Predicted 3D model of a 1556-nucleotide RNA (small-subunit ribosomal RNA) from an uncultured prokaryote.
RNA sequence: AGAGUUUGUUCUGGCUCAGAAUGAACGCUGGCGGCGUGCUUAACACAUGCAAGUCGAACGAGAAAUUUCCUGCUUGCAGGAGAGAGUAAAGUGGCGCACGGGUGAGUAACACGUGGACAACCUACCUUCGAAUCCGGAACAACAUUGCGAAAGCGAUGCUAAUACCGGAUGAUGUCGUUUUUACCCUGGUAAUUACGACCAAAGACAGCCUCUGCUUGAAUGCUGUUGUUUGAAGAUGGGUCCGCGUACCAUUAGCUUGUUGGUGGGGUAACGGCCUACCAAGGCUGCGAUGGUUAGCUGGUCUGAGAGGAUGAUCAGCCACACUGGAACUGACACACGGUCCAGACUCCUACGGGAGGCAGCAGUGAGGAAUUUUGCGCAAUGGGGGAAACCCUGACGCAGCAACGCCGCGUGAGUGAAGAAGGCCCUUGGGUCGUAAAGCUCUGUCGACAGGGAAGAAAUUGAUUCAUAUUAAUAGUAUGUUUCAUUGACGGUACCUGUAGAGGAAGCACCGGCUAACUCCGUGCCAGCAGCCGCGGUAAUACGGGGGGUGCAAGCGUUAUUCGGAAUUAUUGGGCGUAAAGGGCGCGUAGGCGGUCUUGUCGGUCAGAUGUGAAAGCCCGGGGCUCAACCCUGGAAGUGCAUUUGAAACAGCAAGACUUGAGUACGGGAGAGGAGAGCGGAAUUCCUGGUGUAGAGGUGAAAUUCGUAGAUAUCAGGAGGAACACCGAUGGCGAAGGCAGCUCUCUGGACCGAUACUGACGCUGAGGCGCGAAGGCGUGGGUAGCGAACAGGAUUAGAUACCCUGGUAGUCCACGCAGUAAACGUUGUUCACUCGGUGUAGCGGAUAUUGACUCCUGCUGUGCCGCAGCUAACGCAUUAAGUUCUCCGCCUGGGGAGUACGGCCGCAAGGUUAAAACUCAAAUGAAUUGACGGGGGCCCGCACAAGCGGUGGAGCAUGUGGUUUAAUUCGAUGCAACGCGAAGAACCUUACCUGGCCUUGACAUCCUUGGAAUUUCGCAGAAACGUGAAAGUGCCCUUCGGGGAACCAAGAGACAGGUGCUGCAUGGCUGUCGUCAGCUCGUGUCGUGAGAUGUUGGGUUAAGUCCCGCAACGAGCGCAACCCCUAUCUCUAGUUGCCAGCGAUUCGGUCGGGAACUCUAGAGAGACUGCCGGUGAUAAACCGGAGGAAGGUGGGGAUGACGUCAAGUCAUCAUGGCCCUUACGGCCAGGGCUACACACGUGCUACAAUGGAUAAUACAGAGGGUUGCGAACCCGUAAGGAGGAGCUAAUCUCAUAAAAUUAUUCGUAGUCCGGAUUGGAGUCUGCAACUCGACUCCAUGAAGUCGGAAUCGCUAGUAAUCGCGAAUCAGCAUGUCGCGGUGAAUACGUUCCCGGGCCUUGUACACACCGCCCGUCACACCAUGGGAGUGGGUUGUACCAGAAGUAGGUAGUCUAACACCGCAAGGAGGACGCUUACCACGGUAUGGUUCAUGACUGGGGUGAAGUCGUAACAAGGUAGCCGUAGGGGCACCUGCGGCUGGAUCACCUCCUUA
Repeated sequence: AGAGUUUGUUCUGGCUCAGAAUGAACGCUGGCGGCGUGCUUAACACAUGCAAGUCGAACGAGAAAUUUCCUGCUUGCAGGAGAGAGUAAAGUGGCGCACGGGUGAGUAACACGUGGACAACCUACCUUCGAAUCCGGAACAACAUUGCGAAAGCGAUGCUAAUACCGGAUGAUGUCGUUUUUACCCUGGUAAUUACGACCAAAGACAGCCUCUGCUUGAAUGCUGUUGUUUGAAGAUGGGUCCGCGUACCAUUAGCUUGUUGGUGGGGUAACGGCCUACCAAGGCUGCGAUGGUUAGCUGGUCUGAGAGGAUGAUCAGCCACACUGGAACUGACACACGGUCCAGACUCCUACGGGAGGCAGCAGUGAGGAAUUUUGCGCAAUGGGGGAAACCCUGACGCAGCAACGCCGCGUGAGUGAAGAAGGCCCUUGGGUCGUAAAGCUCUGUCGACAGGGAAGAAAUUGAUUCAUAUUAAUAGUAUGUUUCAUUGACGGUACCUGUAGAGGAAGCACCGGCUAACUCCGUGCCAGCAGCCGCGGUAAUACGGGGGGUGCAAGCGUUAUUCGGAAUUAUUGGGCGUAAAGGGCGCGUAGGCGGUCUUGUCGGUCAGAUGUGAAAGCCCGGGGCUCAACCCUGGAAGUGCAUUUGAAACAGCAAGACUUGAGUACGGGAGAGGAGAGCGGAAUUCCUGGUGUAGAGGUGAAAUUCGUAGAUAUCAGGAGGAACACCGAUGGCGAAGGCAGCUCUCUGGACCGAUACUGACGCUGAGGCGCGAAGGCGUGGGUAGCGAACAGGAUUAGAUACCCUGGUAGUCCACGCAGUAAACGUUGUUCACUCGGUGUAGCGGAUAUUGACUCCUGCUGUGCCGCAGCUAACGCAUUAAGUUCUCCGCCUGGGGAGUACGGCCGCAAGGUUAAAACUCAAAUGAAUUGACGGGGGCCCGCACAAGCGGUGGAGCAUGUGGUUUAAUUCGAUGCAACGCGAAGAACCUUACCUGGCCUUGACAUCCUUGGAAUUUCGCAGAAACGUGAAAGUGCCCUUCGGGGAACCAAGAGACAGGUGCUGCAUGGCUGUCGUCAGCUCGUGUCGUGAGAUGUUGGGUUAAGUCCCGCAACGAGCGCAACCCCUAUCUCUAGUUGCCAGCGAUUCGGUCGGGAACUCUAGAGAGACUGCCGGUGAUAAACCGGAGGAAGGUGGGGAUGACGUCAAGUCAUCAUGGCCCUUACGGCCAGGGCUACACACGUGCUACAAUGGAUAAUACAGAGGGUUGCGAACCCGUAAGGAGGAGCUAAUCUCAUAAAAUUAUUCGUAGUCCGGAUUGGAGUCUGCAACUCGACUCCAUGAAGUCGGAAUCGCUAGUAAUCGCGAAUCAGCAUGUCGCGGUGAAUACGUUCCCGGGCCUUGUACACACCGCCCGUCACACCAUGGGAGUGGGUUGUACCAGAAGUAGGUAGUCUAACACCGCAAGGAGGACGCUUACCACGGUAUGGUUCAUGACUGGGGUGAAGUCGUAACAAGGUAGCCGUAGGGGCACCUGCGGCUGGAUCACCUCCUUA
């Protein structure tokens, strides 16, 4: 510090990850130690034990066990005395129990934090300083006797002590009242001061002594000391109260309040105060958030973060609150009291059913809850606390130990050497690599642990004894203080630590390895099982699942889960945004608030600086120190950014005062304008009515129909009625805040602008709430209604058409008065002011020059457009009218969907508007630009693409292929163009892969091993054959030491293996098809752009062509095009056999022969054609047009040649090949059958339908091929197929082999024919082992359909179509197919509007597996969350009322009231207690509301789901441009009306701008 994920890119934007942390939990694993930490859930319920007592130096009383002695003596019993012992236990009394310990339920509050205040207060014990401590009295416990009760406990009678209780005395410097004076200060108090009056105290105990009193000792009433008590004054400590500031969320909580706010009197409190009460007034709080609701203990701190912040409030520390729930007081210095009391309630327990007991949120522990949190331990040795004079006692505070890897820190599990790179595992290209110096082996060490031995510190006080000194005193007692010496005290624990012994011995796991993110391979699995933080992985080669090996990371731990911060600048103060991504309010006026011009003076609250106080300790940070280090601990410092007080400064802002004119405004003079409101007037047009003319149609559409019209329409003329809107001017012209505003005139009225002076003197800007205006549509009432026109009706279109189109047509549109308050209310751009290069239009008003004037030129202000620099922007773009640079104020945004929806509130007559969520769900959604592809977008261009022609197919019969069907099998593949006379250049057997049956299992075939035999040939038998079985012949070649061995071949055997036309063409190679012989496809360098990319390759011309030229931020290059190659067209040269024959001779008349080398031809080498020449057009270019010459002219004709790529195109059955599968079978052999089936459908062909023909006869002219397992001549036979024959030929020689159409002649005469030949019967020929299934051909006979073919569709542009025959491959035989060959030989092309395909440029796009794309809504099914819902059940709370325990306060008829207690001689009183009663009040109850949670038949929409149904709304002009608002309609997307927007394509025009 970033990374992954939308996309081919960039931006916006969300989601996710890497880090740190935790009182954690879970999984796997686990050696040691130190220091910490340990119910986050049920403030749920608790068994048991312990957690608060102590004092005999306050008081009375006072055992027992045991034991000693004495007496009686019965010899082990009774009694007495002593010790135990003034002990134990209980009681009165004092102090403590309000601390310490626990918990966080409640509490949004002066509870907490911080800083102040109390002149409005209290404070036991403690410290200091004063004063005092006198005289008396009556009780009550304990105890004794006794009663009730199960118990807890309660009562009666009697006795008694005190530092318990009471009375009296004394008393000020105390308190109160009155009063005098002073000082200081301010809530009218503090401190002194003068005088007087009233009121209020006490308790003793212990020790010592004998000087005094009394006295024998000794004691106390004496003395001394200590301690206690009383009353004051101070201090300290602790507490109480008040105030400023800070302190969560919700406004879908906006109004709250009657003791409420204040005053006066009174009461009450330690104290102020409505704290309480009576009366009076009517206030108080609130948008700076009252009231209400939800949540929560607060803080120091802790975690995180660079910080600012965010989250949190365990352990430790401070404060608060609570103690089963609710209420209440008592005692006390302090409580409304955790281990106290009373009452009510719930719960638990005991009970003799009458009644009682209890409160672990103390320490342990139990149950429950939960993912989850410890021992019913030891000790008061230390620290601290309570009591005591002290010893001492108590102390689950505390100190320790135990449990738990819960956390942090430290240590160890060994070190060195060791290559045969061992064995083994894993991988492998079979060579090896890796685990790996790792192990073993050798040499060492000894931490931790084990065992043995030694062994601290924590202990110092107190106390006792003792030495000495000082103080007190009458005292050398006593006491106190200090001092010397000795003694005593350790839970932890024989622990830390040290030493020794043995011995590498006892001690390593967990997660991960696709990217992020360090780390890779094999096997298994096969969209299964599974993984997953995000992206995603898995459908037969998974580095992503599971396992193995290896590796990486951390390590006594490692991972996972949960939570917090970070990254996240993703709430932005530091530090974000709002034209198009989410986001500017529809517009204005204006309140609060915020912000605000120039100068001067003052002030100092803001601001800044210094000082002081505080900011507890601990923690963090820094320095130092102690545990061997560290964690941890100790010590010092700094810091704590804050608050308060105080002293200053005066620039800035504020405030106060004064001044100014530039902001703002006013006055004056002008002109412009669809600015607004009202009234009046006008013409054109539509419709209607009346009348005339006139006759058959009109209207409407893509085409029609509904409709109107002979009852006279449409058309036309005249007249009239009525309503609405205002052509031309008219304009990126004007005005207005926006919505919006348009004939003309008048009246009223708002605003802006220009000009020149004068005046006011900051009067300004913005603007939450608020108020007003606000298109269209809609609503209400009343008018009006010509045209248009939702709804509706009809006609069309259509598969349907609730639409688009047409004919009608109601609301509405218009007016008046109200309501409504929304729009794509848009410049998708809030308002104000300022600054920042320019150019050019236009509107309004000026100025200057010049002129008679117009025009022209220069210039200022205000509006309104375009282009453009810097700058900004993600880009597009904006650019003085900013989206630039700054300031001010307001509004708004924070992923997509759910949703601008639900609920609630407000508004509305309604429609609805406004405010405005959540659950749930996804990992995206979005903006801009780019490249493609696509468009029922545009432009340019090409092609037998259309058109113009010629001939076909589609109809018939047959052939052939396919589908389908059938079958035991009808083997398999090919399936739009680009499958279908295709693989197949040829299925009777074979082929053959299929079926049935019979057989074989190392195999029909390859390599290796062992044994035997040469090989091989012939003949039998059984069988359909394969094959089985038998017999016979035969013995070879090479070497030899003669035993044998070797090579080839055959047979048998064993196993490695063979074999597979089995699967996957979506694992592949190779080959092929197609776009397409279309003109394209790219690269290097440079440049532009953030980038994808662009440029080049676009543009102007031109071409068959990215062909060439010119221009240009491009310059070059490559693969394609073209050319080079082959055939063909002309000529030349060379060469003449088997080919040729002009001239000469011969001739059987046949180039046959002699001969010739001229010609044809053959087959080699060359020439030739290049826009080369001329003219024209064109940019003087490229090129095009025409011409000449030429055999051929603009690529002469044809072929071969197929760029980058596309279609997961085709082929595993040509071949090759990965993987998988079969192995007595999915392999191999054989026979027979099938691939040839047949209701049907399609493709490709052949033959025809005839006279441009058929038949018969005669007769002419090719080319290119094939041939020895072959072609096969002549001659003969047969009607013919053919047979016989065997010359010749390994081919320019022989042969297949007569070319046919054509031509000549005759006939047929439009007929199902002398057309056509299918089908069938008979007879044959040939091939072949074999023609039944199932060949071809011949002859005789038969003579079907068919008379030119519907919709539709195919080929072809010249030697082409059409037509005619010939040959070849395959092949024993089989050709209408295929591939070649020549003969005869046309027609047409105006042209590019349209169909199809293609190329280039451009445009739109929501497409990018790319239009066979994407995508919307209803309906049906399943699941999920949610709204409504008759209601139902809880929680909480308000109001009204009832009720009223305990307690406190008030009252009081009744009862009681010891003492010499106060008064009184007494009786009695005062006072008190109980009872009763009043007030307050908890629980409880009744009624009625609010709010919240759960649930609810039914119901609404929403979301998500596998390939459901219906349509096709949107994206391209998406086929009716889309969208916004509104209204109506409709199965559904939607449609229609009205107004608006461009975020609409295309074409045309206008305006403006750019380009010398």
Its mean pLDDT, the model's own confidence on a scale to 100, is 83.